[in-house]
This is a predicted structure of a 74-nucleotide RNA (Fluoride riboswitch aptamer (crcB RNA motif)). The prediction has a mean pLDDT of 76.
RNA sequence: UUUAAUUACGGCGAUGGAGUUCGCCGGGACAAUUUAGUCUAAAUUGCUGAUAAGCUGAUGACUCCUACCCAUUA
Numbered sequence: 001u002u003u004a005a006u007u008a009c010g011g012c013g014a015u016g017g018a019g020u021u022c023g024c025c026g027g028g029a030c031a032a033u034u035u036a037g038u039c040u041a042a043a044u045u046g047c048u049g050a051u052a053a054g055c056u057g058a059u060g061a062c063u064c065c066u067a068c069c070c071a072u073u074a
Stems, first nucleotide, its partner, number of pairs: 009026005016065006027040004046055003
């Protein structure tokens, strides 16, 4: 110096927040050329039932906080 691989970062994972971690997605258009903006895509949006209707859970997983529900004690 070149090539390849890995890493980083953002978002998502049926109801809120935080930490750690796992999986998945990461494209396009316009504007701007100091800043870094606007729109849009993907990942994603539980289960039973013909309908009516019914059921579980604030986690993808672990821990903590908050809200809700049940039981017990004061």